[in-house]
RNA sequence: GGCACCGUAGCUCAGUUGGUUAGAGCGCAGGACUCAUAAGCCUGAGGUCGCAAGUUCAAACCUUGCCGGUGCUA
Numbered sequence: 001g002g003c004a005c006c007g008u009a010g011c012u013c014a015g016u017u018g019g020u021u022a023g024a025g026c027g028c029a030g031g032a033c034u035c036a037u038a039a040g041c042c043u044g045a046g047g048u049c050g051c052a053a054g055u056u057c058a059a060a061c062c063u064u065g066c067c068g069g070u071g072c073u074a
Stems, first nucleotide, its partner, number of pairs: 001073007010026004019057001028044004050066005
């Protein structure tokens, strides 16, 4: 350099034949419980879905470019 795959919450990921509020587990904060702590229980915060452009009435999802990561290859 070429090819393929991946990028969504602090972490691991789901969601991709375009449409209803973008979700789960763990973690974090608060509450209740307890003499106290832990576990379990309840509630909550946290995302411009890597960046930009395009297509469309409508994009996490389709197209293109760029950035980053992994693997294969010369």

A computed fold for a 74-nucleotide RNA from a Candidatus Saccharimonadota bacterium, annotated as transfer RNA. The coordinates come from a structure-prediction model, not an experiment, and the mean pLDDT is 81. Rfam family: tRNA. Gene Ontology term of the family: triplet codon-amino acid adaptor activity.